[in-house]
Molecule: Bacterial RNase P class A
Organism: Planctomycetota bacterium
RNA sequence: AGAGUCGAGGACGUGGCCGCGGCUCGCGCUUCGGCGCGGGUCGAGGAAAGUCCGAGCUCCACAGGGCAGCGCGGUGGGUAACGCCCACCGUCCGCGAGGACAGGGACAGCGCAACAGAAAACACACCGCCAACGCGUCCGCCGCAAGGCGGGCGCGGGCAAGGGUGAAAUGGUGGGGUAAGAGCCCACCGGCGGCGUGGCGACACGUCGGCCUGGCAAGCCCCGCGCGGAGCAAUGCCAAACAGGGAGCAGAGGCGGCCCGCCUCGCGACGACUCCCGGGUAGGCAGCUCGAGGCCGGCGGCAACGCCGGCCCCAGAUGGAUGGCCACGGCCCGCCGAAAGGCGGGCAACAGAACUCGGCUUACGAUCGACUCUGCUC
Numbered sequence: 001a002g003a004g005u006c007g008a009g010g011a012c013g014u015g016g017c018c019g020c021g022g023c024u025c026g027c028g029c030u031u032c033g034g035c036g037c038g039g040g041u042c043g044a045g046g047a048a049a050g051u052c053c054g055a056g057c058u059c060c061a062c063a064g065g066g067c068a069g070c071g072c073g074g075u076g077g078g079u080a081a082c083g084c085c086c087a088c089c090g091u092c093c094g095c096g097a098g099g100a101c102a103g104g105g106a107c108a109g110c111g112c113a114a115c116a117g118a119a120a121a122c123a124c125a126c127c128g129c130c131a132a133c134g135c136g137u138c139c140g141c142c143g144c145a146a147g148g149c150g151g152g153c154g155c156g157g158g159c160a161a162g163g164g165u166g167a168a169a170u171g172g173u174g175g176g177g178u179a180a181g182a183g184c185c186c187a188c189c190g191g192c193g194g195c196g197u198g199g200c201g202a203c204a205c206g207u208c209g210g211c212c213u214g215g216c217a218a219g220c221c222c223c224g225c226g227c228g229g230a231g232c233a234a235u236g237c238c239a240a241a242c243a244g245g246g247a248g249c250a251g252a253g254g255c256g257g258c259c260c261g262c263c264u265c266g267c268g269a270c271g272a273c274u275c276c277c278g279g280g281u282a283g284g285c286a287g288c289u290c291g292a293g294g295c296c297g298g299c300g301g302c303a304a305c306g307c308c309g310g311c312c313c314c315a316g317a318u319g320g321a322u323g324g325c326c327a328c329g330g331c332c333c334g335c336c337g338a339a340a341g342g343c344g345g346g347c348a349a350c351a352g353a354a355c356u357c358g359g360c361u362u363a364c365g366a367u368c369g370a371c372u373c374u375g376c377u378c
């Protein structure tokens, strides 16, 4: 100088004034439902977001088994649980610190592979290589001849080393071998299988063997494991008023301590009063916030995390509060200065609880720290 990993930090503190929501205390008023005033106390987030995954809680469903469907998929651990987290293994990438992985199975079966290419799975032969073998033909030489020897070309044939195509071509390199070649033979490497050793395990290492089996399962599929549905507008409790409708009854209500009495309404069709429907509706209450809770310390563990002790209480609205101003201090940035310090600027962005919790993902953010790698210089 460049780079890698992990972490802290959510942008402030104190005081005053104004404003809002919850709880609570006091006073006053009240139609007893509450209302007003004053005091105290608490009042958004790291993601409250997306609603993706896992749970608590509630209601519904459920004898048992199976099919279908969906999800997950190296190993071991953590956890209430998970598709999350930690550690390790394997493969690939990187000089490296490190990073990525949807990481069971491709001799159960089916399927797919554009273009190019001879051939893309019962492998194949375009260029090329060979001339051992068969046939044809030509030439040369030898021979009286039959024919023989040598050479060229073509067809059949042999080959898969080399070239070429492709993302991918039936192991790689070297040697032997051969007409030319080829795991045809050998050595090493890779892969596969057996055995041994180490490891809880994924797996690693060693050794032996025959010489060797392409890819895709985020295609169907097979294997293993798991999965009932809906969600706080869940669910439970209390429970009106007006209109209108139905039923019952001959009385009902007021004044009054009671009786008498008086007043009002009603007493056939127009019904005072009671009950039911309207409607378990409107509305209210619970669920609702003390919880797999937070902070600090100790111990165990590589870690995720767990155990123990102490302390703390930290929003619960329901058209939905959590805001604004000032002062002092603090933090950060820039400039000036030798320094002390001075001046100026900034304190944001993303976003905003609504039953709760554990994760993941996404959005935004000034700054600070620890460790490590590579290169250069001294």
Stems, first nucleotide, its partner, number of pairs: 001374008010364001012329007020043010045350001049361002052359005057231004069227005074088005089103001090101004104222002109220002111216002126163002128159003133156010171189006190212001192209007235286004244277005251265005293312008330347007